[in-house]
Background
The prediction has a mean pLDDT of 85. Predicted 3D model of a 478-nucleotide part of an RNA (small-subunit ribosomal RNA, 3' major domain) from an uncultured delta proteobacterium.

Context: one part of a larger RNA
RNA sequence: UGACGGGGGCCCGCACAAGCGGUGGAGUAUGUGGUUCAAUUCGACGCAACGCGAAAAACCUUACCCAGGCUUGACAUCUGGAGAAUCCCCUAGAAAUAGGGGAGUGCCCUUCGGGGAAUUCCAAGACAGGUGCUGCAUGGCUGUCGUCAGCUCGCGUCGUGAGAUGUUGGGUUAAGUCCCGCAACGAGCGCAACCCCUGCCUUUAGUUGCUACCAGUUCGGCUGAGCACUCUAAAGGGACCGCCGGUGUUAAACCGGAGGAAGGUGGGGAUGACGUCAAGUCCUCAUGGCCCUUAUGCCUGGGGCUACACACGUACUACAAUGGCCGGUACAGAGGGUAGCGAAACCGCGAGGCGAAGCUAAUCUCAAAAAGCCGGUCUAAGUUCGGAUUGGUCUCUGCAACUCGAGACCAUGAAGCUGGAAUCGCUAGUAAUCGCUGAUCAGCAUGCAGCGGUGAAUACGUUCCCGGGCCUUGUACA
Numbered sequence: 001u002g003a004c005g006g007g008g009g010c011c012c013g014c015a016c017a018a019g020c021g022g023u024g025g026a027g028u029a030u031g032u033g034g035u036u037c038a039a040u041u042c043g044a045c046g047c048a049a050c051g052c053g054a055a056a057a058a059c060c061u062u063a064c065c066c067a068g069g070c071u072u073g074a075c076a077u078c079u080g081g082a083g084a085a086u087c088c089c090c091u092a093g094a095a096a097u098a099g100g101g102g103a104g105u106g107c108c109c110u111u112c113g114g115g116g117a118a119u120u121c122c123a124a125g126a127c128a129g130g131u132g133c134u135g136c137a138u139g140g141c142u143g144u145c146g147u148c149a150g151c152u153c154g155c156g157u158c159g160u161g162a163g164a165u166g167u168u169g170g171g172u173u174a175a176g177u178c179c180c181g182c183a184a185c186g187a188g189c190g191c192a193a194c195c196c197c198u199g200c201c202u203u204u205a206g207u208u209g210c211u212a213c214c215a216g217u218u219c220g221g222c223u224g225a226g227c228a229c230u231c232u233a234a235a236g237g238g239a240c241c242g243c244c245g246g247u248g249u250u251a252a253a254c255c256g257g258a259g260g261a262a263g264g265u266g267g268g269g270a271u272g273a274c275g276u277c278a279a280g281u282c283c284u285c286a287u288g289g290c291c292c293u294u295a296u297g298c299c300u301g302g303g304g305c306u307a308c309a310c311a312c313g314u315a316c317u318a319c320a321a322u323g324g325c326c327g328g329u330a331c332a333g334a335g336g337g338u339a340g341c342g343a344a345a346c347c348g349c350g351a352g353g354c355g356a357a358g359c360u361a362a363u364c365u366c367a368a369a370a371a372g373c374c375g376g377u378c379u380a381a382g383u384u385c386g387g388a389u390u391g392g393u394c395u396c397u398g399c400a401a402c403u404c405g406a407g408a409c410c411a412u413g414a415a416g417c418u419g420g421a422a423u424c425g426c427u428a429g430u431a432a433u434c435g436c437u438g439a440u441c442a443g444c445a446u447g448c449a450g451c452g453g454u455g456a457a458u459a460c461g462u463u464c465c466c467g468g469g470c471c472u473u474g475u476a477c478a
Base pairs, nucleotide, nucleotide: 001478002477003475004474005473007472008471009470010469011468012467013466015462016461019426020425021424022423023422026317027316028315029314030313031312032311033310034308035307042053043052064303065302066301067300068299069298070297073127077126078125079123080122081121082120083119086103087102088101089100090099091098092097107116108115109114129292130291132290133289134288138286139285140281141280142279143277145275150189151188152187153186154185156165157164158163169180170179171178195269196268197267198266200237201236202235203234204233205232206231209227210226211225214224215223216222240263243257244256245255246254247253319419323378324377325376326375327374328373329372335366336365337364340359341358346353347352385416390411391410392409393408394407395406396405432454433453434452435451436450437449438448
């Protein structure tokens, strides 16, 4: 100087407390461990691994296993030779591949012999190739402490020196935020602001959007008309403790009030200092070293990654009446769409089929929002709760749904009556609850990323648990 203390002081954080809802019990989904297996590819392991890499494992993916094949190779550059390229058919085979047949000649130069570009095949070797090892050789990227308020430097001063001071102290703040003081004076990286979304207003603009007034109307902003309003999307305004009162050291600031759409960082996002964990990643990519080279490379078919006495994590669905079922009826936002979204009409109980209008989209379409509201029914029951499981019949995607897809209908109707010890999230448009969209994607979502609808309870307080910041103290630790 740090680190540590079941030392002290001050102060924060859904850290506790106060509340609301969960997890831990059930069934299922999914990830992991374990076990099994020819293989169940690999990585990730307290927080910070475990719905994680994976924003899609039937084939492909795929790295694993079995079998059949290749050896200048699936891919790149170079040398020599031959054929333009390319397309079609037949045979063997599970395919890869091997053999055979046919069609077919282009572009540029030309002395018409040929040469060149592009592409295919053959030969030889230089070489290719490796998701093989090492993340403890590395770059890059990322997680984490932590959006915590800290981390440092120059000069000066003090100290033999390590170093100290500044950065400590008194206040204050979300903040090393600001004020005052002070052997310090300044500065840098962080904080804040500048950026984006959202909340109010103005201006500009008016189609595909809107409709107050007028007219028509098939009663649909549908048509004329209009751009007021809504909205769209660009530019501005607006909030600064600015004003008033009080407290405070006349300060910084804090408390209350007015005005205001908004008040003290208005709400949310992006933004992550010096560093820590030899944290994670050689399987994104790049890369040193090592290793393989008729194989640890490459191609193909099939299988596996989907196994199942069990254990754990994360979710979904429930156990019902604030509910289930049936009928009627209302209101979103944000997105996607031409190899696509696909309307109306018709068929089917339904998944869906048929059909083809419109749309490169404020125009057409996916599209029905759901909870809600109105009416009816069920009456406390393992039930008209719950939907697992299983049988059957179908639909769709796709070369192909056996291993191993999703969906529909009929039948079947399991466990489950609110969950031990323990444990998690959340402070407001939040929790809870309800549906919608998108990426991936042929198909496949209880996951993920977003979007809106309805919409709470509680916070006395900081003694205690956890994590953190500053000062101080002890230390046989570095």
The RNAcentral record of the full RNA draws on ENA, Greengenes and SILVA.